RNA sequence: CGGGCGGGUAGGCCGGGGGGUUAGCGGUCCCCUGUGACCGGAAAUCCGCUUAUGCCGGGGCCGAAGCGGUGGGGCGGCCUCGGUGGCCGCCGAUCCCCGUCGGCCUUCCUCCUAUGAAGCACCGUCCCACCGGACGGGUGCGAACCGGUGAACCCGGCCAGGCCCGGAAGGGAGCAACCGUAGCCGGUUCCUCCCGGGCCGGUGGGGUGGCGGUGUGGAGGAGGAGCCGUCGCGGGUAGGCGGUACCACCGGGGUCCACCUACCGCGUCCCGCCCG
Numbered sequence: 001c002g003g004g005c006g007g008g009u010a011g012g013c014c015g016g017g018g019g020g021u022u023a024g025c026g027g028u029c030c031c032c033u034g035u036g037a038c039c040g041g042a043a044a045u046c047c048g049c050u051u052a053u054g055c056c057g058g059g060g061c062c063g064a065a066g067c068g069g070u071g072g073g074g075c076g077g078c079c080u081c082g083g084u085g086g087c088c089g090c091c092g093a094u095c096c097c098c099g100u101c102g103g104c105c106u107u108c109c110u111c112c113u114a115u116g117a118a119g120c121a122c123c124g125u126c127c128c129a130c131c132g133g134a135c136g137g138g139u140g141c142g143a144a145c146c147g148g149u150g151a152a153c154c155c156g157g158c159c160a161g162g163c164c165c166g167g168a169a170g171g172g173a174g175c176a177a178c179c180g181u182a183g184c185c186g187g188u189u190c191c192u193c194c195c196g197g198g199c200c201g202g203u204g205g206g207g208u209g210g211c212g213g214u215g216u217g218g219a220g221g222a223g224g225a226g227c228c229g230u231c232g233c234g235g236g237u238a239g240g241c242g243g244u245a246c247c248a249c250c251g252g253g254g255u256c257c258a259c260c261u262a263c264c265g266c267g268u269c270c271c272g273c274c275c276g
Base pairs, nucleotide, nucleotide: 001276002275003274004273005272006271007270008269011062012061013060014059015033016032017031018030019029023050024049025048026047027046038058039057040056041055066266067265068264069263070262071261072260073259076256077255078254079253080252081251082250083249084248085247086246087243088242089241090240091239095236096235097234098232099231101229102228103227104226107225108224109223110222111221112220119216120215121214122213123212124211125210126206127205128204129203130202131201132200133199135196136195137194138193140191142190143189144188145187146186147185148184149183155180156179157178163172164171165170
């Protein structure tokens, strides 16, 4: 000086990165990546810090082992630009749908139609006025009839009893009851006058779309479908223009990079025993 074994020390490792947050750094949060990748505790108007690459407490492994830098590859994140699509706003068809009106008359279907279509005429149905009737309601010192009630006396008839006259026969006035009358109450019918209208009829006027009837007429008529046209401050689609702070995908640029890899730099110490 080199090597081996054992002990020890400095030291190293027990993950790293992106985003968010922050004046900024680390952490708690989200994500990516990677591994043989320790444990417990607190932490968003937060915890520890100011070149910071966490704080408090505990533990394990390795041990001169290792640590750092640069280049290359490279998962992923972020920023930015562009494109496409989505989405949003406006416009919006000659295309589609819906609706209006018109056309077809040998495009088709259904129904009506010589037991008579369309069209035309008249009448009715409708409205107004008037008249009449029926009905209903009201009205009357109205008329007739019926029932009830009915005059204390100044209504009638008949008048028991009682009263008066008479010797008697008999006569007279006359209350009650009874029978009636005037009056009053109610009802029915008739009549007068008034009123009413989902009643009926007549006359006149108006109106006449629909429906019905009659007449005329003599073969079409109505609806629907289809096609064509027209119109719609109806709807939709294609399409156009613009936006995109949002979403998806693609591409360009920039940036930070887990992980892999090559090279370089720093470090490679102390003690004991053995071998050369």
Molecule: Archaeal signal recognition particle RNA